Small-subunit ribosomal RNA from an uncultured prokaryote, 1469 nucleotides, folded computationally. Model confidence (mean pLDDT): 83 of 100. RNAcentral holds the sequence, with entries from ENA. It matches the Rfam family "Bacterial small subunit ribosomal RNA".
RNA sequence: CUGGCUCAGAAUGAGGUUGGCGGCGUGGAUUAGGCAUGCAAGUCGUGCGACAAGCCUUCCUUCGGGAGGGUGGAGGAGCGGCGCAAGGGAGAGUAACGCGUGGAUACCUACCUCCAGGUUCGGGAUAGCUGCGGGAAACUGCAGGUAAUACCGAAUAACAUCUCCGGUCAAAUGGUGUGAUUCCGCCCUGGGAUGGGCCUGCGUCCUAUCAGCUUGUUGGGAGGGUAACGGCCUACCAAGGCAAUGACGGGUAGGGGGUGUGAGAGCAUGGCCCCCACCACUGGGACUGAGACACUGCCCAGACACCUACGGGUGGCUGCAGUCGAGAAUCUUCGGCAAUGGGCGCAAGCCUGACCGAGCGACGCCGCGUGCGGGAUGAAGGCCUUCGGGUUGUAAACCGCUGUCAGAGGGGAGGAAAUCCAUGGGGGCUAUCCCCCGUGGUUGACCUAUCCUCAGAGGAAGCACGGGCUAAGUUCGUGCCAGCAGCCGCGGUAAGACGAACCGUGCUAACGUUGUUCGGAAUCACUGGGCUUAAAGGGUGCGUAGGCGGUCGCAUAAGUCGGGUGUGAAAUUCCUCGGCUCAACCGAGGAACUGCGCCCGAUACUGUGUGGCUCGAGGGAGGUAGGGGCGCGUGGAACUUCCGGUGGAGCGGUGAUAUGCGUUGAUAUCGGAAGGAACGCCGGUGGCGAAAGCGACGCGCUGGACCUCUACUGACGCUGAGGCACGAAAGCUAGGGGAGCAAACGGGAUUAGAUACCCCGGUAGUCCUAGCUGUAAACGAUGAGCACUUGGUUGAGGAGGUUCCGAUGCUUUCUCAGCCGUAGCAAAAGUGUUAAGUGCUCCGCCUGGGGAGUAUGGUCGCAAGGCUGAAACUCAAAGGAAUUGACGGGGGCUCACACAAGCGGUGGAGCAUGUGGCUUAAUUCGAGGCUACGCGUAGAACCUCACCUGGGUUUGACAUGCGCGGAUGGCGGUGGGGAAACCCAUCUAGUCUGCCCUUGCGGAAACGCGCACAGGUGCUGCAUGGCUGUCGUCAGCUCGUGUCGUGAGAUGUCGGGUUAAGUCCCUUAACGAGCGAAACCCUUGUCACUAGUUGCCAGCGCGUUAUGGCGGGGACUCUAGUGAGACUGCCGGUGUUAAACCGGAGGAAGGUGGGGAUGACGUCAAGUCCUCAUGGCCUUUAUGUCCAGGGCUGCACACGUCCUACAAUGGCACGCACAAAGGGAAGCAAACUCGCGAGAGUAAGCAAAUCCCAGAAAUCGUGCCUCAGUUCGGAUUGCAGGCUGCAACUCGCCUGCAUGAAGUCGGAAUCGCUAGUAAUCGUAGGUCAGCAUACUACGGUGAAUGUGUUCCUGAGCCUUGUACACACCGCCCGUCAAGCCACGAAAGUGGGGGGUCGGCGAAGUCGCUGAGCUAACCAGCAAUGGAGGCAAGCGCCGAACCGAAACUCCGCGAUUGGGACUAAGUCGU
Repeated sequence: CUGGCUCAGAAUGAGGUUGGCGGCGUGGAUUAGGCAUGCAAGUCGUGCGACAAGCCUUCCUUCGGGAGGGUGGAGGAGCGGCGCAAGGGAGAGUAACGCGUGGAUACCUACCUCCAGGUUCGGGAUAGCUGCGGGAAACUGCAGGUAAUACCGAAUAACAUCUCCGGUCAAAUGGUGUGAUUCCGCCCUGGGAUGGGCCUGCGUCCUAUCAGCUUGUUGGGAGGGUAACGGCCUACCAAGGCAAUGACGGGUAGGGGGUGUGAGAGCAUGGCCCCCACCACUGGGACUGAGACACUGCCCAGACACCUACGGGUGGCUGCAGUCGAGAAUCUUCGGCAAUGGGCGCAAGCCUGACCGAGCGACGCCGCGUGCGGGAUGAAGGCCUUCGGGUUGUAAACCGCUGUCAGAGGGGAGGAAAUCCAUGGGGGCUAUCCCCCGUGGUUGACCUAUCCUCAGAGGAAGCACGGGCUAAGUUCGUGCCAGCAGCCGCGGUAAGACGAACCGUGCUAACGUUGUUCGGAAUCACUGGGCUUAAAGGGUGCGUAGGCGGUCGCAUAAGUCGGGUGUGAAAUUCCUCGGCUCAACCGAGGAACUGCGCCCGAUACUGUGUGGCUCGAGGGAGGUAGGGGCGCGUGGAACUUCCGGUGGAGCGGUGAUAUGCGUUGAUAUCGGAAGGAACGCCGGUGGCGAAAGCGACGCGCUGGACCUCUACUGACGCUGAGGCACGAAAGCUAGGGGAGCAAACGGGAUUAGAUACCCCGGUAGUCCUAGCUGUAAACGAUGAGCACUUGGUUGAGGAGGUUCCGAUGCUUUCUCAGCCGUAGCAAAAGUGUUAAGUGCUCCGCCUGGGGAGUAUGGUCGCAAGGCUGAAACUCAAAGGAAUUGACGGGGGCUCACACAAGCGGUGGAGCAUGUGGCUUAAUUCGAGGCUACGCGUAGAACCUCACCUGGGUUUGACAUGCGCGGAUGGCGGUGGGGAAACCCAUCUAGUCUGCCCUUGCGGAAACGCGCACAGGUGCUGCAUGGCUGUCGUCAGCUCGUGUCGUGAGAUGUCGGGUUAAGUCCCUUAACGAGCGAAACCCUUGUCACUAGUUGCCAGCGCGUUAUGGCGGGGACUCUAGUGAGACUGCCGGUGUUAAACCGGAGGAAGGUGGGGAUGACGUCAAGUCCUCAUGGCCUUUAUGUCCAGGGCUGCACACGUCCUACAAUGGCACGCACAAAGGGAAGCAAACUCGCGAGAGUAAGCAAAUCCCAGAAAUCGUGCCUCAGUUCGGAUUGCAGGCUGCAACUCGCCUGCAUGAAGUCGGAAUCGCUAGUAAUCGUAGGUCAGCAUACUACGGUGAAUGUGUUCCUGAGCCUUGUACACACCGCCCGUCAAGCCACGAAAGUGGGGGGUCGGCGAAGUCGCUGAGCUAACCAGCAAUGGAGGCAAGCGCCGAACCGAAACUCCGCGAUUGGGACUAAGUCGU
């Protein structure tokens, strides 16, 4: 940088914890699953008949009453009218003219309204009712008789219709009332309004892994049907219609106003409210009607449920409540018609689960409260603490005040007046009707605003969070456990992340959680993204549709622009105002509704039509270059094979071998022949081609490019989804060919293995012809075209100018191919007129990694396989470019005893010592590659000591403080127990202190008791300080300022020289500086000066057998102070005239003279809690402390480091010589004596340049030994001694005598050293009572080799690659084994869906028949007949059901395939 994941916001018809009040809203999202019960649609007596009580009246009477008439009208049912098609519910179906929006008309419209007209005369029935039946019921039959605003006929006729006249068809009903043209109705006609029907432009989800669909299908004229157009239906005719602008199929879904979110564009959504469509148990059907194919109507079929007398019936809550079920989840079987609205009615009124209200639920929004003021001793308690204090915190207590809400009691506006009743008055010409005003009366289910009184701070606070994002932290507990977690990630003993506490933060009657949506996400990008390397340019061309298109006119006005107008329902949103105390909520007005239609206008641009133009494109003429393509032929070199000659032992091959070839003559060499493939040199970041690709030469055919000229055509162009063609290598089919090479395969090597790399062979193949395949890192990882935008330089092909011509040169221009670079661009790397710059046009492609280019479907292919191409699941990354490191069996330069060259060792032996292991009561602990292992330990018999066993002790062995006690105390003695420590007892006139101020309380020391505390070599070096090791005495590590880069960073510090060195010089966008290097310091090497004892003695003197022993001296040595000296200073050469290097002179010393001290930034969680210090933890009659004994020394074994050896450069013996540096008083100890000796005894000197330790040893001289397990070697063991110490058994050192082991120079491997070094020889010291082969110092003798950097190891600088950053002891791949998860395949198997075909065929419409039945009309005196109707039958269609063959989707499935995931499995790399 790219890119995904995640969070903070808002919203919601929701589940957890908590919960005071009110207002307004809202509440079955799942099973359109099943439903008990009640209610949800009736009304009209002013349409009709009949009827009860009561009242009036007449008659009769047995005086009880009965009958008739009138009046009256309850109540139930009936005929009739209107309503029941509205209102209410739901989200199943529907991807459709279903919805939205804008148009259109071939149509209908009850009730309402307006205009005009009419309302005449007749008729026949039938419910109810009465009687008789059937049935369990539901229900129903027969006979008789009755009314109407029910039904029918006739008259009349405007209108309508057919038309030439003129015909044809069809009406009506009454009621109230004394009284109707007048009120309520009825009929007809026309109009209106309202509501609807039908048609139509545009818009309206996903899927192409659904690409073709369609037969009433598309159209026609005819008929039928409808309110109406129409294949809506029927027969006939024609063969059309739809589709990449996505038909057909599949999936999902009611649509809109709106709602959520958003800056917007959008995205998501359609709950409540409004509009539309659709549904009513499932499917089908019609009837009635103005309207239905009808939610609470009818018929049929089906499933389910209920009743039943088993014959048969009944039902449909997706109305309001309620119930069961399923579910994470969603309420009362409430009140009322008071209001609003609806139905009926003249009206009163009746009905109304519409509606209005109440109830339940913090489900949402809004409002209010849980008090207010004062109050510091900063109370107690809690928490923390550095113990001082801080914080909770004015918080509480306490004092004063108020009275919201809730509670109790009482009043009370309003929702209600255009209601209704009665009555008075007025108006409408008349009126039974209507309107207005007044008076009186009447109607509230439910809610109460608000006011008054009462009491009292009283009844009312929680939830989440506190590692970062993200506001807010501490302590304790826990110890990769328990747990947390939205992402990153926390938790393995000091957790701000878990749990708790305290404190804090946020919100607050709520708070958090889960799901979902939008946002952030410019993360699908219209606004507003990309494709060289991050995901992404098609392998290349031709070209269809499509998209885009030069220049000048004219026309048009489709797009476009302006104005007007219609519509865009209301609600919602916004603004303003208003009403509830505010708000939520509600009302009014406005704006808006970005849209669609119509009209008028404009004409720049686009489109369209038309006419021109030439610069785009094409054409013509003349030239040029070329491995462009195809075919045919020709050639030489090489190779292999064959034939022949020469020749005679090997050849070949490799890192080295071997397999292989060769005496049957190879390789080598010469001559000849044959064969196939490829074309050296030229040859070049040179040429050609669209790409793939093309290279000997000649001929033929053929494509394209470029240059110059041009008087031709006239936009003919660009791109290009599909499509077509070409397309390396490998591969496939068929037929040829086959020299070389060479998958597979065989053999030889290599290797742990080697199915590889190397070698010897070798088949497909490679070649040709004809076909197929269609892919590559098919790459410039960069699609094609056009235009524009500073330059330099090189090459290739032309043309022109310059010159009289030509060559060369210079120059101009066109085309092609490269390099470097400006601006710009880019994350950077880079790119840069051949763009990755600036624009335009068109196409292709991308959207986190893995799963996966996989599965499945389709398609292509002979196959291999190609093209198209997912999901589940899983991760929080994957990726690009650059940076700094680290690393490399990368490169360059350079160092170091790193190697090489040498010398001596270790590894083998014995012993010493440390470690591991083993053992043990314990063998205390630590250290672990280099950088642990003769290390901590400069010295474990006790002590040390930390370990073990046993015995004591508990305020303690040690420190401080407080309280109490009182002389109990310390030392000493005695007795007892004991291993000791210690415990117990005791002395008494043994001894010591008994003090200070002062006498009384006290204070100090000791002691005893008690409380605080002490103590711990207990744990954590991974909590730490300090100290130390190592890289490494390697030359590095950084900073300031400046500059460069978006940045990390770079530069400086690189480069050229030089050095031991980042040492110095030069160059230089760097200039300077710091820590390191160097120098300064110590020591040693030379000299000088000063000083001269305890050191020295040349000269002088004394003395001695002899000695600086003495006098003396300062010369010398020496001692120890101060100085000098060395600086590449001088000379020559090299080099940039520099730094410096090489050589030389002088010099004691020469290029930092030798040695030491000195150790940059950092690394290793290196080492040490057992030096010390220290946080935390643990322990407190013990993990403290004291004591005795044991252990650290234990021994089949393994390793490290030493010592001594193996001998003659030696051993032994004798003799003789020369150091340095140290130590010494609880010491070093001379001399003398004793002892073989260790040593003992005695004892001088010396706090030391004086005395002592102290003899140096190797060396040197002489002698012996003579190559052997020895006169080498000394282990081991025995005996006898010595020393130290309280004590040498475990477990010290030394001496003498005796004993005399292994070992004859050491495998693989490995260590040290470059000069006074290695090697070798001894000396001293620390530790220490004693104990040294160790350690630390000291001197003596004193080499060899190298002057190189190939290799091993380590290091420094520069550079390069990187997928590493815990940094190569890194990272990481695949199989196998184990667990778990999802998916694919699979013999099959179970189910769903929508269609197709066939069978059967209910109800029902329609058609036909209708011999049976039949009031109204007609004829007839009648009988009867006719017209018409009905039953019944038949036919077409037709739901459900049954069957068949397919399609499609889902599930299960032995087995099987790969995939994902899972700290520490296996094999390799």